[in-house]
Context: one part of a larger RNA
RNA sequence: UGACGGGGGCCCGCACAAGCGGUGGAGCAUGUGGUUUAAUUCGAAGCAACGCGAAGAACCUUACCACGUGUUGACAUCCCGAUGCUAUUCUAUGAGAUACGAAGUAUCUUCGGUACAUCGGAGACACGUGGUGCAUGGUUGUCGUCAGCUCGUGUCGUGAGAUGUUGGGUUAAGUCCCGCAACGAGCGCAACCCUUAUUGUUAGUAGCCAUCAUUAUGAUGCGCACUCUAGCGAGACUGGCGCUAAUAAUCCGGAGGAAGGUGGCGAUGACGUCAAAUCAUCAUGCCCCUUAUGACCUGGGCUACACACGUGCUACAAUGGUCGGUACAACGAGUUGCGAGCGCGUGACGGCAAGCUAUACUCUGAAAGCCGAUCUCAGUUGCGAUUGGAGGCUGCAACUCGCGUCCAAGAAGUCGGAAUCGCUAGUAAUCGCGGAUCAGCACGCCGCGGUGAAUACGUUCCCGGGCCUUGUACA
Numbered sequence: 001u002g003a004c005g006g007g008g009g010c011c012c013g014c015a016c017a018a019g020c021g022g023u024g025g026a027g028c029a030u031g032u033g034g035u036u037u038a039a040u041u042c043g044a045a046g047c048a049a050c051g052c053g054a055a056g057a058a059c060c061u062u063a064c065c066a067c068g069u070g071u072u073g074a075c076a077u078c079c080c081g082a083u084g085c086u087a088u089u090c091u092a093u094g095a096g097a098u099a100c101g102a103a104g105u106a107u108c109u110u111c112g113g114u115a116c117a118u119c120g121g122a123g124a125c126a127c128g129u130g131g132u133g134c135a136u137g138g139u140u141g142u143c144g145u146c147a148g149c150u151c152g153u154g155u156c157g158u159g160a161g162a163u164g165u166u167g168g169g170u171u172a173a174g175u176c177c178c179g180c181a182a183c184g185a186g187c188g189c190a191a192c193c194c195u196u197a198u199u200g201u202u203a204g205u206a207g208c209c210a211u212c213a214u215u216a217u218g219a220u221g222c223g224c225a226c227u228c229u230a231g232c233g234a235g236a237c238u239g240g241c242g243c244u245a246a247u248a249a250u251c252c253g254g255a256g257g258a259a260g261g262u263g264g265c266g267a268u269g270a271c272g273u274c275a276a277a278u279c280a281u282c283a284u285g286c287c288c289c290u291u292a293u294g295a296c297c298u299g300g301g302c303u304a305c306a307c308a309c310g311u312g313c314u315a316c317a318a319u320g321g322u323c324g325g326u327a328c329a330a331c332g333a334g335u336u337g338c339g340a341g342c343g344c345g346u347g348a349c350g351g352c353a354a355g356c357u358a359u360a361c362u363c364u365g366a367a368a369g370c371c372g373a374u375c376u377c378a379g380u381u382g383c384g385a386u387u388g389g390a391g392g393c394u395g396c397a398a399c400u401c402g403c404g405u406c407c408a409a410g411a412a413g414u415c416g417g418a419a420u421c422g423c424u425a426g427u428a429a430u431c432g433c434g435g436a437u438c439a440g441c442a443c444g445c446c447g448c449g450g451u452g453a454a455u456a457c458g459u460u461c462c463c464g465g466g467c468c469u470u471g472u473a474c475a
């Protein structure tokens, strides 16, 4: 100087407390361990691995296994020789890769050749998701959006170092004020950026009976007032008032205002810590393989199942289930696509087919809600696992191993031990909708809106963190 303390003081955080809803019990989905297997490819491991890499394993992907193949190679550059092709199509072998045969006949030209492609040959080499993340770059997680981490000059100390950065207040903040052997500065904080909340203006192939006409319907004329869209502005600054404080910084209160003290949300992550993660995104040193640890193919596996754990979904019902009627969104996506409408089918879906490369058409009539009927506390008209049958879609192909539909059957489960998690407001809880990936496949992920709470006395205690101080057989 740090680190540590079941030392002290001050302070903060859904850290506790106060509340609300969960997990842990059940069934299923999904990831992991273990076991099994020819293979169940590899990585991730307290918080910070475990719906993680994977924004989507039937083939492909695919790295794993078995069988079958070929060895300058699936891919790149160079040399020699031969051919004029190749692509593609047909025949045909086989599980396929592949082997045989046939059709096919190109560019410039000084007619020598050049360029390109294929085949054959020799080697240089290619190749490796092989090893090492404890050789590395790059990227990322974490403490933590915590308020810290440092430097120049000066001063003090023999020196390591100290000071500044400590102190008194204050703040979300090393934020600001005052004081001070310090005076300044940098990286962080804040602000500048995006979005949201109010409004003006500019502009109207979306919107409007606001007004007039017409009309089933903004469908049309008229118009751009309103809504909306998207460009430029305004607006919030403790600016003004009162109180408080040290006449400071600031705190508290009320006013005006759409919004008030960082208005809400996001992006933004200092010096560093964990030899943290990644050689399987990529790049890369060294080591290793070279008729194989490289390449191609078919089939299988990654989907196994006594069991254990994590994360979720659905429930256990009456604040509910079923049936009928009826109302209101936002974000987005679409031409190999979204698909209205019509009529067929109980339905998944199929047939014909308008419009839309989109403020124009479609996905798209959201669901919870509201109105009415019924069920009456039961393993039930609650629940919907599992099984049988029938039929649908995607796709060469749904056996291993996809997702819907209809009929029938109807398991566990009556609110969950010890323990444990999330959340402070348009939040939790609850309800549906969209998108990426994607032929098909979503209870996951990323977004969107609808309905919409309770509680916070307080900081003694648990956990994590910041500053000062003290002790130290620690570095």
Base pairs, nucleotide, nucleotide: 001475002474003472004471005470007469008468009467010466011465012464013463015459016458019423020422021421022420023419026314027313028312029311030310031309032308033307034305035304042053043052064300065299066298068296069295073125077124078123079121080120081119082118083117084116088103089102090101108113128288130287131286132285136283137282138278139277140276141274143272148187149186150185151184152183153182154163155162156161167178168177169176193266195264196263198234199233200232201231202230203229204228207224208223212221213220237260241253242252316416320375321374322373323372324371325370326369332363333362334361337356338355341352342351386409387408388407389406390405392403393402429451430450431449432448433447434446435445
Overview: A computed fold for a 475-nucleotide part of an RNA from Streptococcus mutans, annotated as small-subunit ribosomal RNA, 3' major domain. Model confidence (mean pLDDT): 82 of 100.